[in-house]
RNA sequence: GCCUCAUCCACGGGGAGUUCUGCAUGGAACUGAGAGGCCGCUAGCGCGCGGCGACCCGUCGAACCUGAUCCAGUUCAUACUGGCGUAGGGAUGGAAGAAGGCCGUGAA
Numbered sequence: 001g002c003c004u005c006a007u008c009c010a011c012g013g014g015g016a017g018u019u020c021u022g023c024a025u026g027g028a029a030c031u032g033a034g035a036g037g038c039c040g041c042u043a044g045c046g047c048g049c050g051g052c053g054a055c056c057c058g059u060c061g062a063a064c065c066u067g068a069u070c071c072a073g074u075u076c077a078u079a080c081u082g083g084c085g086u087a088g089g090g091a092u093g094g095a096a097g098a099a100g101g102c103c104g105u106g107a108a
Base pairs, nucleotide, nucleotide: 001102002101003100004099005097007095008094009093010092011058012057013056014055017030018029019028020027021026037052038051039050040049041048064089065088066087070083071082072081073080
């Protein structure tokens, strides 16, 4: 000097299912990191939309979306396992270092 990186900062991306019960709002259970907590919009209901929050993820990218109301196994169903899948998409910059690696230079 360069590279990498735990970390930090800022920014950005994303999802919210299944079953039982009740039915006016709801209640219970399951999986999961997370299953919509708060506010607003709306005559009202509803995450339908917007903002904030929790959680996950940001190119070394299966977070998440599409194919897909997909295929096989399994389950009451979701979940789960495998396939699809070396398919197609998908959101990044900075700081500092007490870290690691490499290269170069000087002195002894």